RNA sequence: UGCGGUGUGGCGCAGAGGUUAGCGCGCCUGGCUCAUAACCAGGAGGACCUAGGAUCGAAACCUAGCACCGCAA
Numbered sequence: 001u002g003c004g005g006u007g008u009g010g011c012g013c014a015g016a017g018g019u020u021a022g023c024g025c026g027c028c029u030g031g032c033u034c035a036u037a038a039c040c041a042g043g044a045g046g047a048c049c050u051a052g053g054a055u056c057g058a059a060a061c062c063u064a065g066c067a068c069c070g071c072a073a
Stems, first nucleotide, its partner, number of pairs: 001072007010025004018056001027043005049065005
């Protein structure tokens, strides 16, 4: 310097144009228990890396940038 991949709650991931953005773990509360764990029920927490663009409509498509990972030189 070029090319490719990834970027979504605290962590790991899904979501491939229209629904309230979901799942697991974790966290909080309650139940159960002598108590803890396990189990059961409920709850909080993200506007999707940033900025533009196309579209009636974007986490998703396009452009540029940023960060990380990889490949090539």
Source information: This is a predicted structure of a 73-nucleotide RNA (transfer RNA) from a Planctomycetota bacterium. Its Rfam family is "tRNA". By type it is a transfer RNA. The sequence is in RNAcentral, with records from ENA.